Predicted 3D model of a 167-nucleotide RNA (c-di-AMP riboswitch aptamer (ydaO/yuaA leader)) from an uncultured Solirubrobacterales bacterium.

Parts: sequence; structure tokens; C1' cells
RNA sequence: UCCGAGUUGAUGCCUAAUCCCCGAGACAGGAUCGAGGGGAGCGGGGGACCCGAUGGGAUCGAUCCCCGGGGCGAAUCACUGGCAGUGACUCUCCAGUCCGCGCCAGGUAGCGCUUUCUUUCGGCGCGAGCCCGACAGCUAACUCCGCAGGCAAUUGAGAGAACGAUG
Repeated sequence: UCCGAGUUGAUGCCUAAUCCCCGAGACAGGAUCGAGGGGAGCGGGGGACCCGAUGGGAUCGAUCCCCGGGGCGAAUCACUGGCAGUGACUCUCCAGUCCGCGCCAGGUAGCGCUUUCUUUCGGCGCGAGCCCGACAGCUAACUCCGCAGGCAAUUGAGAGAACGAUG
């Protein structure tokens, strides 16, 4: 340099979740473990000018009715159906109304499926939870947090580019 499996696998993979240094303490001492601290790197929030935005519904209109907002995250929705759930209003009652709120089921924006990226046609799974506390558009300077966890498997076919073990 060329060919080249896409395997071998955890000395690996997903993820911001990583790397380095110091180090309380347990022990007679050492190894080891390691609270905590510092640095680098990575991820996220707040925060000017400029720029942007200044809710939704009904009504010809007057006017009336409804609604706090934001962040992490793929986890959204002014979608459909149900509720002998709930709030407000109308009404003598039955009952009705609100693009109210909540719950359940389905769907869905979106996300994942193991070398990486792009792309075509299919398949499977997820589509949660938590936080701030009336407050946050963007955002230089500045500033505040985080670096948990999980995986022995939920992917088939095709195209392009890169990477590429053994030989």
C1' cells in the first nucleotide's frame, strides 16, 4: 500500500456520565477500599444590546367566555373514544354548556433496536418520571448545577461514505 470478515466480544457497549491529581478514615504497618477536595473535558440551566414575540374561543361588532408559566428528558398533541371523575356556568327538575381540568384505552410528533454516518422499504419496543415556585424568548460578559445509572441483547433486506481485527 492492497485485499478484507463486520467477526471477535464486558480490556466491550449505551449515555453528558470521562480522565488526572490530592486525600479524611478503618489497620501495628503496608496493599486495597475510599468520605471529601482540586483540575481538565463533556452535558445542562440562568443571564444584555440587537432581533423576535406580545394567548385561545364565540360574535358583523360592542362585548362575553377560557387558560399561570418555565426546565431536564425521545417522552409531544387544540387527535379519537369512554368516565355513575371533577371545577365553573345555565336551569324548577331532567339535563345542558366550556376548543376547562383530570383519569383510562387507542392513535400520534418524537426516540431506541451494538463499528460509525447518510439513505430506501419493512419489523419490534418506548412514547415515562421529576424539578423550579408566580419567575426565566434569544443572549456577549458573567453566573449556577450535573458527570447517576444500565446492558450477556427489541433489527431484517438494499445503496453510498468512513472505520476496520486476524491474515

Its Rfam family is "c-di-AMP riboswitch aptamer (ydaO/yuaA leader)". Rfam links the family to the GO terms cyclic-di-AMP binding and regulation of gene expression. It was read from a public genome assembly, where an Rfam model found it.